Small-subunit ribosomal RNA from an uncultured Alphaproteobacteria bacterium, 1404 nucleotides, folded computationally. It matches the Rfam family "Bacterial small subunit ribosomal RNA". Its family is annotated with structural constituent of ribosome and ribosome in the Gene Ontology. The sequence is in RNAcentral, with records from ENA, Greengenes and SILVA.

């Protein structure tokens, strides 16, 4: 939304005839129908209404049945009719036609005080009876009550993207019409009414007491209960009535539904229930009228889905219960552990108790002032019996009261906001615990509040959104100062009303409470009255301090037209003049031998006006700058004088308004969009160059915007100072000057305001008034519409959608193709070397059964590995173990002292049989523990398996760089800042000196080791000067030197000059072995890189347990097309060989280093003395010096390859290291590029050592020879301190911008289309009231009678719903195709924008 079936309005025989039933004949009763009185109430709903609908407080021209008072009357008459009867249609709803008949049903006439009209003569109008005789009806009229109808003031939503609207419209005048007033309706007249204080028009809505909510103010709301008001399928309409244009009454049109015999009827739950539909969602087809009230009767009484009541729903409020007390071994399970125990938990069991509620059983109301109880056997009471029949629900990262395991791995999922989740999730899930509420809990929607986030209480507007570009002024809004009035605003009292009910207080009543109930308050409000008269307002009447005017002067790039001037650029002519000019980072296009550029000379055209100039002036703003002349606006200072409030502001309007741009005509030197062209560039529609056209300029006229800025609207008035200047004026000195003042224009401050930042008498202070404008960010200043415009496009201004921030002001870091100032082998000055060849060794990549693993810019690559044939080894490949190679624990057996004899193996050490004799350590002396080997079962062992991004430790790197920081004060809302900065200075935050700062820690530096000088102490293995002695410091002697090594001294800018500030310090100098950190070394702050390592060690997790653990063998890490790092070895004479044999220093040596001596050419190998070493010993020290090679692929170079042999080793095949003798490759000094180094350095030159059986070009160490060069800090790189900017903070390897591809979403235009709404005009006109007719009909009065008056159909008419036609407005939906917009882990193109963002950026 439509609705099936019940009820939901009847009653009266005391109003009247008839029927029918009973009858004790006396009458009583039922009822259709006639008639009264009711149905306009109650009950239901909120569609309409933005309106006198409703509140509120007033009026005046009315009605008002039933009720009360009062006054008067009720007399006499008449004609129908329905019921009924008899015919008759229809399917039915329903009739028709004759005919009988009553009334409290109709009509006359009589009366009528008082009542109505009225020209004041006069005219007009009622009644009803009934009956048991008591009474109840009945007309007329005035009063009262009640209840209605009208007017009127304020109040009452939203949009201006709705600005006009209205012809019965406004208003008079006469009429008509109502119960009354009115244009309510009509006929003339006249042009009126409402409106920026919001009219029309569109949108939304029933008002209200009251509700939620809030401190309040106010905001949002009109459930239930209460007043009002509309409405009853929609839309019209009147009829009856006291009331109605009627929910359960008529009539018509329309939809829809039911019946139907197809001709024609019936219907209307927004009443109770109930049904079906639709929904996220809402109940019984219940019982009574017993209370409480209607209606209707005289009454008994009937009716009453009002009502009362019971039923469903924890919907909501409220109150009760689901136990209580005791009870530790702190059971059992669960769950967590650090395994010891916590925890759940006194909770349970268990004992002692109780019985609300709930069952059973019995008695049982009030509510009813006689009678009548639906509720109801309810409520309550009494006994009984039992702990027995009653607990869920959300949460536990923060906000927010609650924390633990697992399991899951950005998956599932959770989320109110932030935000969780990617392998240790307090966030998902699940236990376990806990925490909140509690028969309800929790989500979801709503609405206040919080939110001063629309600020009236109570905001803002300079940089966060937000001052209109700028003045003028209408209307509005505010307004000096006296008096005098009035009393509107405004205080004050009274009086009226502001319904009850709600809220509030005080009280009573259900056992409390909710709930009912009494009484107060109070409803902040409206009217009426009194009374005050400060202030506001009105009116009068005065005043000068406001504001205008006038006088005397004044300085200005204010405007406007008119003339004029030079410099300069360009162009033209001509002169000289000769190859270039021009232009850039560089070029190039271009110009030029047709003479350019340059230079002189004349002329010609146009625009702009150097110097002066100046955070100087002037003007509302925009803007104005060469001279002179005219016209003309503000403004300023002084000071008479006048007017006397004439002021400020300022919606809507009007007018000025940069530059671009348009239009029409002129004019065009220079510049200069577009546009060619040359560069650049990966591209380059660009930055840069050469050209160059709109355009710049003048006149008119439109455009009306700019980051139109001081990001500050205009005006008034107060409120420390200091200083610069621009115009004026005044005092004193009378020359600079100094002081007042008035109006401008800066720059610092103070109070005071700000979020800071800054503002600060030119306010962003303290006030006053008016205007403008904000209200998170994108969409968007956009669509649409409207208005302006020639058009570009102005202007007024949304909305869907999205996001969780978008923005400010400051900090602190980090960064910059930003500035300053300083260090560094950082350049630059040298030297030498890598890149090029060969080899050696790491790496990548390939290859592979495997080529184990890590290191990755510097800070991975001769790194881990201080050494891989096996081992190592962690890969492979075959084999083989399974408590296990290896640790702890259990059971079991068997064994652990020393000795002595014997036999056996055996060269022999030394095993092993047998026998005897003894019994290990600790002891609580009971017996226990203790060590080995097997064997058994379990716990377990093992893992160079992941995870370095879970860790520890350990290292690298920035950087041996000068830094990092705190206490405490101090500034600042903070966040942080000051110290730490600044002048000096240093290698150094090194030290001075200032200083809102003083002091301090870690860091530097010092203290440590070493090396250089001496001195003392010692004096062998060490040394020898003197004395002796030998081949020989060989021995004796000595300890003096060296050297050794222990202890000390020595260096501190101490001393001088000079600088510096009377400091730090710097420079020179003496002196000293050494001088300004003497050189070197150990020594590495606060962090940074999720930096490196889980394979060196520890270790959380996970994973593997007859294998990812463990053992043998052989393999492989040792491959090889190729690229890269370190390296060494050369390219050669500063060599190359031969020769000769000068001169160190560190070290190591017993499973070792090895002298001699003697074999080999050699590598080595025999044989042996010394040495645990200042003693023997590797152990030759090598460039050195001579001589010879003479510029070549060599007498360079030395790969490769062939013989042959050594050593170490179990073993050199894969895969050692050496020798000989032969081979003799590439290499002729090495492109781009690069990389170490500042003095005992570089470079060269050997030598030794750790690993180690064997192996070194690599790594540590060692001495020896032994340079060059640094002006200097502009540039690379890195770093340090200030300091600027910043949109960056994962911190420039940052951020980030549009196009374009792809998905989605919303939403504009759109040829149309579809529907809603609404306006004019025309048509049509149902039903109905009026009006008109009215020849048909026609009981009641008149008439003797025709006849008549009155009525009635019917026909006309206007007027009107519903319907049509046309043309509009206006909202909606829907559309091919199109536009632009938001969103969207990892698309494309580029790099616009943030740093000077690499052309400074933005506006228009």
């Nucleotide at each position: 939304c439509a609705c099936a079936u019940g009820c939901a309005a009847g009653u009266c025989g005391a109003a009247c005839g008839a029927a029918c039933u009973c009858u004790u004949c006396g009458g009583a009763g039922u009822u259709a129908g006639u008639g009264g009185c009711g149905c306009a109430c109650g009950g239901g709903u909120g569609a309409g209404u933005a309106a006198c609908g409703c509140g509120u407080g007033g009026g005046a021209a009315c009605a008002u049945a039933c009720c009360u008072u009062u006054u008067g009357g009720u007399g006499g008459g008449g004609g129908a009719u329905a019921a009924c009867g008899u015919u008759u249609g229809g399917a039915a709803a329903c009739g028709a036609a004759c005919g009988c008949u009553a009334a409290u049903a109709c009509c006359g006439c009589a009366u009528a005080c008082g009542c109505c009209c009225u020209a004041c003569g006069g005219g007009g109008g009622a009644a009803a009876g009934a009956u048991u005789u008591a009474u109840c009806g009945c007309c007329a009229a005035a009063a009262g009550a009640u209840u209605g109808g009208c007017c009127c003031g304020c109040g009452u939503c939203u949009g201006a993207u709705u600005a006009g609207c209205u012809a019965g419209u406004u208003g008079g005048u006469g009429a008509g019409g109502u119960a009354a007033u009115g244009g309510c309706u009509c006929a003339c007249c006249a042009a009126g009414g409402c409106a920026u204080c919001g009219a029309u028009c569109a949108g939304u809505a029933g008002c209200u007491g009251g509700u939620u909510u809030g401190a309040g103010a106010g905001a949002a709301u009109g459930a239930c209960c209460a007043g009002c008001c509309a409405c009853a399928c929609u839309g019209g309409g009147a009829c009856u009535g006291a009331g109605a244009c009627a929910c359960g009454g008529c009539c018509c049109a329309g939809a829809c539904u039911c019946c139907u015999a197809c001709g024609g009827g019936a219907g209307g739950c927004a009443g109770c229930a109930g049904u079906g539909g639709g929904g996220a969602a809402u109940a019984u087809u219940g019982g009574a009228c017993a209370a409480u009230g209607g209606g209707c009767g005289c009454a008994a009484g009937c009716c009453u889905g009002a009502u009362c009541c019971a039923g469903c729903c924890a919907u909501g409020c409220c109150g009760c219960g689901u136990g209580a007390g005791u009870g530790a071994u702190g059971a059992a399970g669960g769950c967590c552990u650090u395994a010891g125990g916590g925890u759940u938990g006194u909770a349970a069991a268990g004992c002692u108790c109780u019985u609300u509620c709930g069952c059973a059983c019995g008695c049982g109301a009030c509510g009813a002032u006689g009678a009548u109880g639906a509720c109801g056997g309810u409520a309550g009471c009494g006994u009984g019996a039992g702990a027995a029949g009653a607990a869920g629900c959300c949460c536990c990262g923060g906000c927010u009261a609650a924390c633990u395991u697992c399991g899951u791995g950005c998956c599932a999922g959770c989320a109110g906001c932030c935000g969780c989740g990617g392998u240790a999730a307090u966030a998902c899930g699940a236990a376990g615990g806990g925490g909140g509420c509690a028969a309800g809990c929790g989500u979801u929607g709503u609405u206040c509040g919080g939110a001063a986030u629309u600020a009236c209480u109570g905001g803002g507007c300079g940089u966060a959104a937000a001052g209109c570009g700028c003045a003028c002024g209408c209307a509005g809004g505010c307004g000096g100062u006296u008096g005098u009035u009035c009393u509107a605003g405004u205080u004050a009292g009274a009086a009226g009303u502001g319904a009850a009910a709600g809220c509030c207080c005080c009280g009573g009543g259900c056992u409390c409470a909710a709930c009912c109930u009494g009484g107060g308050a109070a409803c902040u409000g409206c009217u009426u009255u009194u009374a005050a008269u400060a202030c506001u307002g009105g009116a009068c009447a005065g005043c000068u301090a406001g504001a205008a005017u006038u006088a005397u002067g004044g300085a200005g790039a204010g405007g406007g037209u008119a003339a004029c001037g030079g410099a300069a650029u360009u162009c033209c002519g001509a002169g000289u003049g000769u190859a270039g000019a021009g232009g850039u980072g560089a070029a190039a296009u271009u110009c030029g031998u047709a003479g350019a550029u340059a230079u002189u000379c004349g002329g010609a055209a146009g625009a702009a006006c150097a110097c002066c100039a100046g955070c100087g002036g002037c003007g509302a703003a925009g803007g104005c700058g060469g001279u002179u002349a005219c016209c003309u606006g503000g403004c300023c200072a002084u000071u008479u004088a006048u007017u006397g409030a004439c002021g400020c502001u300022c919606a809507u309007g009007u007018g000025c308004g940069a530059a671009a741009g348009c239009g029409u005509g002129g004019g065009g030197a220079g510049c200069a969009a577009a546009c060619a062209g040359g560069a650049u560039u990966a591209g380059a529609u660009a930055c840069c160059c050469u050209g160059g056209u709109a355009g710049u300029c003048c006149a008119c006229g439109c455009u009306g915007u700019a980051a139109a800025c001081g990001a500050u609207g205009a005006u008034u008035g107060c409120u420390c100072g200091a200083u610069g200047u621009u115009g004026g004026g005044g005092u004193g000195u009378a020359c600079a000057c100094a002081c007042c003042u008035c109006a401008g224009u800066g720059u610092c401050u103070a109070a005071g305001c700000u979020a800071a930042c800054g503002c600060g008498a030119u306010a962003a202070g303290c006030a006053a008034u008016c205007c403008g404008c904000c209200u998170g960010g994108g969409g968007a200043g956009u669509a649409c519409g409207g208005u302006c415009g020639c058009a570009a496009g102005a202007u007024u201004a949304a909305a869907a959608c999205u996001c969780a921030a978008a923005g400010g002001a400051a900090u602190u870091g980090a960064c910059g193709g930003g500035g300053g100032c300083c260090c560094g082998c950082a350049c630059a000055a040298g030297c030498g070397g890598u890149g090029g060849a060969g080899c050696a060794u790491g790496u990548g990549g390939u290859u592979u059964a495997a080529u184990u693993c890590g290191a990755a810019g510097c800070a991975a690559c001769g790194c881990g590995c201080a050494g891989a044939a096996c081992c190592u080894u962690a890969c492979c490949a075959g084999c083989c173990c399974u408590u296990g190679a290896c640790a702890u624990g259990g059971a079991u057996a068997c064994u652990a002292u020393g000795g002595g004899a014997a036999g056996c193996a055996g060269a022999g050490a030394u095993g092993u049989u047998u026998u005897c004799c003894u019994u290990c350590a600790c002891u609580u002396c009971g017996g226990g523990u203790g060590g080995g080997u097997a064997u058994c079962a379990c716990a377990c062992a093992g893992g160079u398996g992941c995870u370095g991004c879970a860790u520890g430790g350990c290292u690298g790197u920035c950087g041996u760089c000068a830094g990092c920081u705190c206490g405490u004060g101090u500034c600042g809302u903070g966040a942080g800042a000051u110290g730490u900065u600044g002048g000096g200075u240093u290698a150094a935050g090194u030290c001075c000196c200032g200083c809102a700062a003083c002091g301090a820690g870690c860091g530097c530096a010092a203290c440590c080791c070493u090396c250089a000088u001496c001195a003392u102490c010692a004096g062998u293995u060490g040394c020898c000067a003197u004395c002796a002695u030998u081949a020989a410091g060989u021995u004796g002697g000595g300890c003096a030197c060296u050297c050794u090594g222990a202890u000390g001294a020595a260096a501190c800018u101490g001393c001088c000059g000079g600088u510096g500030a009377c400091a730090a310090g710097c420079c020179g100098g003496a002196g000293g072995a050494a001088g300004g950190u003497g050189g070197g070394g150990a020594u590495g702050a606060c962090g940074u890189c999720a930096a490196g390592u889980c394979c060196u060690c520890a270790u959380g997790g996970c994973c593997c347990u007859u294998a990812c653990g463990g053992g043998c063998u052989g393999g492989g890490c040792u491959a090889c097309a190729c690229a890269c790092g370190u390296g060494c070895u050369a390219c050669a004479a500063u060599g190359g060989u031969g020769g000769u044999g000068a001169c160190a220093a560190u070290g190591g040596g017993a499973c070792g280093c090895c002298a001699g001596u003697c074999c080999g050419c050699g590598a080595g190998g025999a044989c042996g003395a010394g040495c645990a070493a200042a003693u023997c010993u590797c152990a030759a020290a090598a460039a050195g010096c001579c001589a010879u090679c003479u510029c070549a692929g060599u007498u360079c170079g030395g790969a490769u390859u062939g013989u042959a042999c050594u050593c170490u080793g179990c073993a050199a095949c894969u895969c050692g290291a050496g020798u000989a003798c032969a081979u003799g490759a590439a290499g002729u000094u090495g492109g781009a590029a690069u990389c170490g180094c500042u003095a005992g350095u570089a470079a060269u030159c050997g030598u030794g050592g750790a690993u180690c059986a064997g192996c070194a070009u690599g790594c540590c160490a060692c001495g020896g020879u032994g340079a060059a060069u640094a002006c200097g800090u502009u540039c690379c790189c890195g770093g340090g301190c200030c300091u600027u900017g910043u949109a960056c903070a994962c911190a420039c390897c940052g951020c980030c911008c549009g196009u374009c591809a792809c998905a989605c979403c919303a939403u504009g235009g759109g040829a149309g289309u579809u529907g809603g709404u609404u306006u004019u005009a025309c048509c049509c006109g149902a039903a109905g009231c009026c009006g008109g007719u009215g020849a048909g009909c026609u009981a009641a009065c008149c008439g003797c009678a025709a006849g008549g008056a009155g009525g009635c159909a019917g026909c006309c008419g206007a007027c009107c719903a519903c319907g049509g036609u046309a043309a509009g407005g206006u909202c909606a939906g829907u559309g091919a195709c199109u536009g632009g917009g938001g969103u969207g882990a990892a698309g494309u193109c580029g790099u616009a924008a943030c740093a000077a963002g690499g052309u400074a950026g933005c506006c228009g």